[in-house]
Predicted 3D model of a 1332-nucleotide RNA (small-subunit ribosomal RNA) from Halogranum sp. CG-2.
The prediction has a mean pLDDT of 80.
Taxonomically the source falls in Halogranum (Archaea, Methanobacteriota, Halobacteria, Haloferacaceae).
RNA sequence: UGCUAGUUGCGCGACUUAGAUCGCAGCGGAAAGCUCAGUAACACGUGGCCAAACUACCCUGCAGAGGAGCAUAAUCUCGGGAAACUGAGGCUAAUACUCCAUACCGCACUCACGUUGGAACGACCGAGUGCUCUAAACGCUCCGGCGCUGCAGGAUGUGGCUGCGGCCGAUUAGGUAGACGGUGGGGUAACGGCCCACCGUGCCGAUAAUCGGUACGGGUUGUGAGAGCAAGAGCCCGGAGACGGAAUCUGAGACAAGAUUCCGGGCCCUACGGGGCGCAGCAGGCGCGAAACCUUUACACUGCACGACAGUGCGAUAAGGGGACCCCAAGUGCGAGGGCAUACAGUCCUCGCUUUUGUGUACCGUAAGGUGGUACACGAAUAAGAGCUGGGCAAGACCGGUGCCAGCCGCCGCGGUAAUACCGGCAGCUCAAGUGAUGACCGAUUUUAUUGGGCCUAAAGCGUCCGUAGCUGGCCGCGUAGGUUCGUCGGGAAAUCCAUCCGCUCAACGGAUGGGCGUCCGGCGAAAACCACGUGGCUUGGGACCGGAAGGCUCGAGGGGUACGUCCGGGGUAGGAGUGAAAUCCCGUAAUCCUGGACGGACCGCCGAUGGCGAAAGCACCUCGAGAAGACGGAUCCGACAGUGAGGGACGAAAGCUGGGGUCUCGAACCGGAUUAGAUACCCGGGUAGUCCCAGCCGUAAACAAUGCCAAUUAGGUGUGGCACCGACUACGAGUCGGUGCUGUGCCGUAGGGAAGCCGAUAAAUUGGCCGCCUGGGAAGUACGUCCGCAAGGAUGAAACUUAAAGGAAUUGGCGGGGGAGCACUACAACCGGAGGAGCCUGCGGUUUAAUUGGACUCAACGCCGGACAUCUCACCAGCAUCGACUGUAGCAAUGAUCAUCAGGUUGAUGACCUCUAUGUUGAGCUACAGAGAGGAGGUGCAUGGCCGCCGUCAGCUCGUACCGUGAGGCGUCCUGUUAAGUCAGGCAACGAGCGAGACCCACACUCCUAAUUGCCAGCAUCGCGUUCGCGCGGAUGGGUACAUUAGGAGGACUGCCGCUGCUAAAGCGGAGGAAGGAAUGGGCAACGGUAGGUCAGUAUGCCCCGAAUGUGCUGGGCUACACGCGGGCUACAAUGGCCGAGACAAUGGGUUCCUACCUCGAAAGAGGAUGGUAAUCUCAGAAACUCGGUCGUAGUUCGGAUUGAGGGUUGAAACUCACCCUCAUGAAGCUGGAUUCGGUAGUAAUCGCGUCUCAGAAGGGCGCGGUGAAUACGUCCCUGCUCCUUGCACACACCGCCCGUCAAAGCACCCGAGUGAGGUCCGGAUGAGGC
Repeated sequence: UGCUAGUUGCGCGACUUAGAUCGCAGCGGAAAGCUCAGUAACACGUGGCCAAACUACCCUGCAGAGGAGCAUAAUCUCGGGAAACUGAGGCUAAUACUCCAUACCGCACUCACGUUGGAACGACCGAGUGCUCUAAACGCUCCGGCGCUGCAGGAUGUGGCUGCGGCCGAUUAGGUAGACGGUGGGGUAACGGCCCACCGUGCCGAUAAUCGGUACGGGUUGUGAGAGCAAGAGCCCGGAGACGGAAUCUGAGACAAGAUUCCGGGCCCUACGGGGCGCAGCAGGCGCGAAACCUUUACACUGCACGACAGUGCGAUAAGGGGACCCCAAGUGCGAGGGCAUACAGUCCUCGCUUUUGUGUACCGUAAGGUGGUACACGAAUAAGAGCUGGGCAAGACCGGUGCCAGCCGCCGCGGUAAUACCGGCAGCUCAAGUGAUGACCGAUUUUAUUGGGCCUAAAGCGUCCGUAGCUGGCCGCGUAGGUUCGUCGGGAAAUCCAUCCGCUCAACGGAUGGGCGUCCGGCGAAAACCACGUGGCUUGGGACCGGAAGGCUCGAGGGGUACGUCCGGGGUAGGAGUGAAAUCCCGUAAUCCUGGACGGACCGCCGAUGGCGAAAGCACCUCGAGAAGACGGAUCCGACAGUGAGGGACGAAAGCUGGGGUCUCGAACCGGAUUAGAUACCCGGGUAGUCCCAGCCGUAAACAAUGCCAAUUAGGUGUGGCACCGACUACGAGUCGGUGCUGUGCCGUAGGGAAGCCGAUAAAUUGGCCGCCUGGGAAGUACGUCCGCAAGGAUGAAACUUAAAGGAAUUGGCGGGGGAGCACUACAACCGGAGGAGCCUGCGGUUUAAUUGGACUCAACGCCGGACAUCUCACCAGCAUCGACUGUAGCAAUGAUCAUCAGGUUGAUGACCUCUAUGUUGAGCUACAGAGAGGAGGUGCAUGGCCGCCGUCAGCUCGUACCGUGAGGCGUCCUGUUAAGUCAGGCAACGAGCGAGACCCACACUCCUAAUUGCCAGCAUCGCGUUCGCGCGGAUGGGUACAUUAGGAGGACUGCCGCUGCUAAAGCGGAGGAAGGAAUGGGCAACGGUAGGUCAGUAUGCCCCGAAUGUGCUGGGCUACACGCGGGCUACAAUGGCCGAGACAAUGGGUUCCUACCUCGAAAGAGGAUGGUAAUCUCAGAAACUCGGUCGUAGUUCGGAUUGAGGGUUGAAACUCACCCUCAUGAAGCUGGAUUCGGUAGUAAUCGCGUCUCAGAAGGGCGCGGUGAAUACGUCCCUGCUCCUUGCACACACCGCCCGUCAAAGCACCCGAGUGAGGUCCGGAUGAGGC
């Protein structure tokens, strides 16, 4: 903005060409349509009732319609107003309106009779009297009828009452004054406090009133096996509403919103005077929002209103348009051949087939159309996506990127350089015109448990008892029929749901029939077992009574005991007390101690116990009094009187509070003393409240058996308290022993239960009844509210928010300033010697530097990788130079690519480069670019192999079978004794076995055999040298193989023998013999595993990186720096020594670019010659400490040797940075080393040299060798650790664990906060439509 309620000319009047139009009148605008604000209510559902009601149009029956009259609209005339609208005058009709009459009805009174019904106060039936109240003699005459009035009945619709049913909150427990009732009125269609006057004080409520919150109710819908849980969209039934409120007229019906009036707020028009409007009707617009369509067509269908009809009207309705919003159905093609590539998948080309759908045309159909139906033509044409691929959960152990970043993730969890988890690619999986995301609901969830859970320890038994309501309740009869069961009747709308059949091509959808549903309500009848009710009985549950026992049961009174404290008297002298050790403290005014006495308050030893009593809390010297409870026994009495117990009540440890006493001890707070980093604690000395009594309050505890009460059922064994009975013995005792029954109280244990630990007749077993309590952790037993309390506080008791766990029981390990047993010089103790102080050497850190390359950091890095780096090594720094197999593309090249080179220049140096000619038997490749390589001591030892260190000089680690446990797992592997040992023996639900230990192998110590050169030389001979003439020396020679030695083999030691201990064991202790005695000694080898231990820098190797440089070579430098810190060593500080002289004794090893005899020179280092040796032959090679003699005399020295100067020597291209050696000179620190710390148990420590490795040069280092050669212990678990058993655990990255609180930083939520804005409610005031 448009439409949505009109119709009737067969009621009437006007008017006209035309029933086109206007008015009066009638019916309808209370239906249909829309919405869900309010409502927790007779609003809804269901079943009853109205004896308390109405009902237009419709149907049936009966009876009727007589007489008379007054107006008015339209219209006409004249006005007002912008409009809306409205005023005055005149005419007229009716099925409009008025009056009179008649009948019924109604009301009042009188008389009579019954009927209905659960009920009579009601109604009906007959008669009489009084009052009130009707009509249109219309219209067509189309002469069929349509209308009108009264009464009665029906139907339909409406109103009212009522039983039952359906949300949350008790942190809402009391509510209510018209409130409940009565009498009498008013009002209504009708009952009623609905309203009013008077009277009474009731009424509702724990079966939840009242209040607050939320919400239209139902049929139904979603889900679920069901019970349920959640919802109330569409369609249907009912209610309510129409901008927010209030009221009213008309009417059969409304308090009506497409009627009126008014108030409020909003919008619009206006000439400013006034007017108009109400989409929660259909379209449509704006706003809001995550979110929702066309301002279409038609009354053709179905209906509704009016009409006699024809018909008219209808955004009801029927149709179309839009939206993957839902459900259903279909399609996006099918087949063949060939090429590429092939593991499969795939991809490209060609040909053929089909046409649902699509496009076009025609016809049918339709109110008209169409996306409807039918036919034809064309052409595979017009049609595939989304999510996912670590597990749950179907589908990648593919590639690239990223590197705790970016990101993913419902949950668990991925990502820190090899990501099946992120982002892409490829491949795959699941659904498919959809696929996913988000929100909500149900299920999964037996995770609110009625079906169908629990409460010892996981959340959960009230601290205990009494008892109200409630729930539950013994045996036997009789009755009733409320529950219950059965039969029958009525209702439980349709749609929805299920089954069958049918119609759209199928299906969705629709239809028919049947069933079911609403899990239920009502009427009648029947049954009587059970529950219930009434009644009668019983004794077994319960109670009462009697008897003798037991008892720390309660209350009161009286009495007693030691100890303690204080005081008094006596004795007595210097300390006492206290502790890990001390101190504070007490004491010369006499302590502590001994002794005699007085006073005071508290407590009640022994008996005493896993024992007794009590509801629990709790109760202990003795006696008396009062009271109570339980057990046992009884031939007594009552007769179901019972059980439990929401609310409620009582009792209730300790502490605490109020008032009054008391105060010996002990003792919060407090004061001192210690301890300690501190010590507001633990320990010590004091000490107030309190502890005690009386009267009151509090009402809580790990008030625990973390186990509610009552009853019943279900193997045993063994203690103990009480009672009764029986038997035996007897000392005759209230005796002892044994048994039976009942009742308490413990332990073990079967079945069974339990997640297990465990429980197990005192149940946590099997059942019944009742109560309480629980529903992940935290926030929190907190906040708010309420109740209690003097207070402290108690009772009740949340949420926001946060979190993926919190928790229980048990297992394996690890750990413990837990326990037990055993062991170790990388533990202690005892002893010896060192380090830490000094100087120097060496490694590390730090610092410095161009570089001071890198690794290793407790033991288990630091004289380690690497055995001492001048160059090399070498990885670092500075500088210079140099290198690409192979492939592709382009270019050059026998008219010479490339390579090498003389000279000069350049350079630190070089045919590397430059000058470029030159030279060469040089003779085929070269250059650039793009890839790809070689190489890398570049990264990652947290990607690895291998090797090594440490746990570990340990004695452990497992398996098979059986057994135990739901399982993890256990057992074996434990216990006792023993061992170096899980070594062995005995026991044992274990029996065996493996790896490790041991055995084994090597060396060394003893003996024997064999062998005899280069070793050896006893005996024999020879030779040489020396000779004091006695002889001595030399393996030098022949010879020998005795001895030593060398190197092959064998023997020997086994707790074998004796004694003791032990179990007649294993074994231990002692002894004999023996070279050696209990592993002889020293080595080698050495488990399952762990340590993300070390090494990518020995080599190997994945991945990453560099690739003409992070590759390769050369020169020089650096690794050697030096305010400093640490580790490992050497030399010392001296007299057990230094220096000088003389003298003695080894072993292991090495040697040809090597070891070098011997000679000469030199002071020495060394040099020059020369010989032997490839080695039991030659050589390095003279061992030193030691012994003897001398000197030094306690001193910074004749100690000590650093540092520095000078001169020599050696290696090497090279000795400055930066080597070693010799000589002379110089002569530092240092006079035995703080805390702390290391090694060693016997040929060890200590001390003394020697060899070798590295090596051109070279030892203060490593590895070996021999010489001299002690002290101490023969134990222990105290420290540090290891092994086994056991125990606790909130640890499992395993105590270097875990974890609490403050503080600091950031984030989130909430609170406070000067205030500010808005809403609700209440109170006071003002205004005030309507109503009365």
It matches the Rfam family "Archaeal small subunit ribosomal RNA". Rfam links the family to the GO terms structural constituent of ribosome and ribosome.